[in-house]
RNA sequence: GACCGGACGGCCGCUUCCCGCGUCUUCGGGCGCGAGGAGAGGAAAGUCCGAACUCCGCAGGGCAGUGUGCCGGAUAACGUCCGGGACGUCAGGUUCAAGCCUGAUGGACGGAAAGUGCCACAGAAAACAUACCGCCGCGGCGGCGACGCCGGGGUAAGGGUGAAAAGGUGCGGUAAGAGCGCACCGCCGCGCCAGUAAUGCCGCGGGCAGGGCAAACCCCACACGGAGCAAGACCAAAUAGGGAGGGAGUCCGCGGCUUCGGUCGCGGGCACGUGCCGGCCCGGCGCGUCCAACCUCCGGGUAGGUCGCUAGAGCCGUGCAGCAAUGCCCGGCCCAGAGGAAUGGCCGUCCAGCAGGAGCAAUCCCGCGGACAGAAUUCGGCUUACAGGUC
Numbered sequence: 001g002a003c004c005g006g007a008c009g010g011c012c013g014c015u016u017c018c019c020g021c022g023u024c025u026u027c028g029g030g031c032g033c034g035a036g037g038a039g040a041g042g043a044a045a046g047u048c049c050g051a052a053c054u055c056c057g058c059a060g061g062g063c064a065g066u067g068u069g070c071c072g073g074a075u076a077a078c079g080u081c082c083g084g085g086a087c088g089u090c091a092g093g094u095u096c097a098a099g100c101c102u103g104a105u106g107g108a109c110g111g112a113a114a115g116u117g118c119c120a121c122a123g124a125a126a127a128c129a130u131a132c133c134g135c136c137g138c139g140g141c142g143g144c145g146a147c148g149c150c151g152g153g154g155u156a157a158g159g160g161u162g163a164a165a166a167g168g169u170g171c172g173g174u175a176a177g178a179g180c181g182c183a184c185c186g187c188c189g190c191g192c193c194a195g196u197a198a199u200g201c202c203g204c205g206g207g208c209a210g211g212g213c214a215a216a217c218c219c220c221a222c223a224c225g226g227a228g229c230a231a232g233a234c235c236a237a238a239u240a241g242g243g244a245g246g247g248a249g250u251c252c253g254c255g256g257c258u259u260c261g262g263u264c265g266c267g268g269g270c271a272c273g274u275g276c277c278g279g280c281c282c283g284g285c286g287c288g289u290c291c292a293a294c295c296u297c298c299g300g301g302u303a304g305g306u307c308g309c310u311a312g313a314g315c316c317g318u319g320c321a322g323c324a325a326u327g328c329c330c331g332g333c334c335c336a337g338a339g340g341a342a343u344g345g346c347c348g349u350c351c352a353g354c355a356g357g358a359g360c361a362a363u364c365c366c367g368c369g370g371a372c373a374g375a376a377u378u379c380g381g382c383u384u385a386c387a388g389g390u391c
Stems, first nucleotide, its partner, number of pairs: 001391004006350007014039004019034006041372001045383002048381005053228004065224005070084005085109001087106008110219002115217002117213003132159002134155003138151005167185006186208001187206005193200002232307004242298005249270009271289007314333004319328003351370001353368002356365003
């Protein structure tokens, strides 16, 4: 890194599908019995990315915000995967050394020469460089001398601090030093060639400017509407509530008002409706004839039910294309669909594993005993957990 993740058998249950019989039926189906088929995972997990699907939103553009960030490819898509490049680390080889070569390995790998900001502690100094210890001249004083002290300079080679000290290594050079000079390495600029590209090789020029941090703000490029199967669609009870329609009247008298048409109040007659008395009619009494009660219809929602719901970016095998990720052809297969939520329990035999005993050993006896975890619309990834075993 890949794969497996207890095996077989029996009995009793659970969910679902099909078949048969019985029974009920509103003819859709329900219930019961019997027989048969199927029934958790490599992560079903975290819900961290990306999609399918569904609903809502949406002229177009910009700001803000979020995310991604070397190049090419794969893919439905991705922050995933594959291939390549540059860089870092480790090991080996090589060189006087820096460095170079080979192999393994790591990852938020655009920009630090647009701007702002930060760089703790230590240290003389952390970015307009700087002189702590050293090193080396000069001047003065002391000393026979070696040398020491003081003053004022040179110096970034050496020491020391630090994560990081202003290109590196070597030779020359120098008072000591220094790209001061040279060679190599690195860097910058230009050019040629190779490559789809990232980038690389080579040549020429330049002594060398421009420390690090963007997982600080920021700049650049690109992408991005939101919510999620408790999405959403359909059927639809009781009760309450909403809307529409229906829903039984006229006359007389008196009084008030009057625009003289009527209108309101009170009283009475008749009619109608309704309640009570009553087995029913007649009759009697009460109430109403405004609203309402009551009747019919409509629509929304809830409980409940159905769909979404498992045939799919599916699985297995073979072949072809490709370095690979992956794609394509052909053949075969059907592989959980629950819904407060099935997938379980017991027994037997064995397989690992562990403890004890016997034995020189092979082995035997006896006991214990199986990790992480569990579908809930579905896929592609990533991450995390995992007894034990195989390669």
Background: The RNA shown here (Bacterial RNase P class A) has 391 nucleotides and comes from uncultured Candidatus Sulfotelmatobacter sp. RNAcentral holds the sequence, with entries from MGnify. Taxonomically the source falls in Candidatus Sulfotelmatobacter (Bacteria, Pseudomonadati, Acidobacteriota, Terriglobales). Rfam family: Bacterial RNase P class A. Rfam links the family to the GO terms ribonuclease P activity, tRNA processing and dimeric ribonuclease P complex. Rfam's curators write: Ribonuclease P (RNase P) is a ubiquitous endoribonuclease, found in archaea, bacteria and eukarya as well as chloroplasts and mitochondria. The model forms 94% of the base pairs in the Rfam consensus.